Bacterial RNase P class A from a bacterium, 377 nucleotides, folded computationally. It is recorded under the gene name rnpB. The RNAcentral record of the sequence draws on ENA.
[in-house]
């Protein structure tokens, strides 16, 4: 220069026209307008996970339900970070006769338990876990081919997986039957916060796989969620209570009946209360944001010094236009860096009580590191 991976950052300035939310402020009785300020994100998103806050509900324990899983730390917390163990794969190389084993670098990983129990493991396969035996070996019987009967698990075949592997002894043929080695398993000085590592010892070798099956261990979790909630508070209607009339109606008490008188109803006035429209808070000063310095391998903590940085409420933050940046593409000049001219480009997206994350979308450009490729020197 190119290509490929790793980890960051950016997501244009400026100024003019038209216009939108709010917030002062000055005019208006108001309506409106005049100056002046402020107005999205790196994921404002999906609503997956956590917490803050708010209201119920909660005396302790316990069953259900959900939920997480290597340590060790961060942190309000978290199913999330950092750090590290540990397993799998892929592998330059190296070591050995082999069978293994060493391994820079690289990439995954919901990573307690399968040795409590129960389930399942398609299709093929003789058998998918109380182990079997199709083909082939070996032996013996029967007149060959071949059939029965026994052995045997090395060899072939199936399969995702098949009951260590390699040599050599052994044997009718075979087998860890036996031994060396290599794998495993147990035990384990000693490190190590700890996951775990492991010097050494011991055992013929056991116990296939799946717990994002059930289910067993540990730990964690009350529930609803700004429409939470709180406070102010109309007109209608009812509600309570008081006053006024008590003309006309009707009830009821005193009364044999009537008048009467005292209650109620019907009217008219007023108070108080609950609720509803509507109107305020909640709501923008915070696990806040830059700067440096410390501590720490890092996630981050602490501590100087600085900032104030949308708060709408059907929902504002928007176009156009020009210049200038950057970034492609053509042509020109130029040893090149460069530079002059045309022409192009700008995504994904849209705050609704915040806050930490995860994930998911993004035209495109910057800077750093690594690895390869080429050219120079």
């Nucleotide at each position: 220069u190119g290509a490929g991976g790793g980890a960051g950052g950016c997501a244009g300035a400026u100024g003019g026209c038209c216009g939108c939310u709010c917030c002062g402020u000055c005019u208006u009785u108001a309506c409106a307008g005049g100056c002046g300020g402020a107005g999205a994100g790196g994921a404002a998103a999906g609503u997956c996970c956590g917490g803050a806050c708010u209201c119920c509900g909660c005396a302790g324990g316990g069953c259900a339900g959900g939920g997480u899983g290597g340590c060790u730390c961060c942190u309000a917390a978290c199913g999330g970070g950092a750090g590290c163990c540990c397993c799998c794969c892929c592998g330059a190389g190296g070591c050995g006769c082999a069978a293994g084993c060493c391994g820079a670098g690289g990439g995954g990983g919901a990573g307690g338990g399968a040795a409590a129990g129960u389930g399942c493991c398609a299709c093929a396969g003789a058998a998918a876990a109380c182990a079997u035996a199709c083909c082939a070996c070996c032996c013996g019987u029967c007149u060959c081919a071949g059939a029965c009967g026994g052995g045997c698990a090395a060899g072939g075949g199936u399969g995702a997986a098949a009951a260590g592997g390699c040599g050599a002894g052994g044997u009718a043929a075979g087998a860890g039957c036996u031994c060396a080695c290599c794998g495993c398993c147990c035990c384990g000085a000693g490190g190590g916060u700890g996951a775990c590592c492991g010097a050494g010892g011991g055992g013929g070798c056991a116990g296939g796989g799946u717990a994002a099956a059930c289910c067993c261990c540990a730990c964690c979790c009350g529930g609803a969620g700004c429409a939470a909630g709180g406070c102010c508070a109309a007109a209608u209607a009812g509600g309570u209570c008081c006053c006024c009339a008590u003309u006309a109606u009707u009830c009821c008490a005193c009364g044999g009946c009537c008048c009467g008188u005292g209650g109620g109803u019907c009217g008219g006035g007023g108070a108080c209360g609950g609720g509803u429209a509507g109107g305020c808070c909640g709501c923008a000063c915070g696990a806040u944001c830059c700067u440096c310095a410390c501590a720490g391998c890092g996630a981050u903590g602490u501590g100087u010094g600085g900032a104030c940085c949308a708060g709408a409420g059907g929902a504002a933050u928007g176009g156009c236009c020009a210049u200038c940046a950057u970034c492609c593409g053509c042509c020109g000049u130029u040893a090149u860096u460069g530079u002059g001219g045309c022409g192009g480009a700008g995504a994904c997206a849209g705050a609704a009580c915040c806050c930490g994350g995860c994930u998911u979308a993004u035209c495109g450009c910057c800077c750093c590191c690594c690895u390869c490729a080429u050219g120079a020197u």

The model forms 94% of the base pairs in the Rfam consensus. Its Rfam family is "Bacterial RNase P class A". By type it is a ribozyme. Model confidence (mean pLDDT): 78 of 100.